[in-house]
Molecule: Lysine riboswitch aptamer
Organism: uncultured Lawsonibacter sp.
RNA sequence: GGAUAGAGGCGCGGUGUUCAUGCGUACCGCGGAGCAAGGCCAGGCAGCCGUUCCGCAGGAGAGGGAACGCCGCCGAAGGUACCUCCGCCUGCCUGGGCGGAGCUCCUGGGCCGUGGAAAAAUAUUUCACGGACUGUCACAGAUUGUGGAGCGCUAUCC
Numbered sequence: 001g002g003a004u005a006g007a008g009g010c011g012c013g014g015u016g017u018u019c020a021u022g023c024g025u026a027c028c029g030c031g032g033a034g035c036a037a038g039g040c041c042a043g044g045c046a047g048c049c050g051u052u053c054c055g056c057a058g059g060a061g062a063g064g065g066a067a068c069g070c071c072g073c074c075g076a077a078g079g080u081a082c083c084u085c086c087g088c089c090u091g092c093c094u095g096g097g098c099g100g101a102g103c104u105c106c107u108g109g110g111c112c113g114u115g116g117a118a119a120a121a122u123a124u125u126u127c128a129c130g131g132a133c134u135g136u137c138a139c140a141g142a143u144u145g146u147g148g149a150g151c152g153c154u155a156u157c158c
Stems, first nucleotide, its partner, number of pairs: 001158006009074001011073009027058001029056007038049003041095006077107003081104001083102007108134002111131008136148005
């Protein structure tokens, strides 16, 4: 240097079922009141639709979660970091948002705290900083301390 196997633990991802949230919301029916400016992400052109509120009667889903199970795994995987491409947001142009893919880069792991962002959200996720813990290796003045990073570490074979 190569091949194979393996470890970390509140470990990672996917998926099924159930449940809650979303929500008495969107939407729809009937009745009533107001208004001619507005709505369809922003601007332009075009196109389409009247529109706002209240009452009564019906009344969701998606995205995002939790628990349990199953499957695949240990750069597992993640990134709201850069760039490129694709799809959606009435059509076209410019921009923006959302989703997906690729590339490079970053992150050993989970937990807690503070702040920011996403989200309907107090759920959850994510980013930055801080903290202790944990696995691993190196070094030393070695019951401990310091430092490094998964491009690492351990075992076997060549």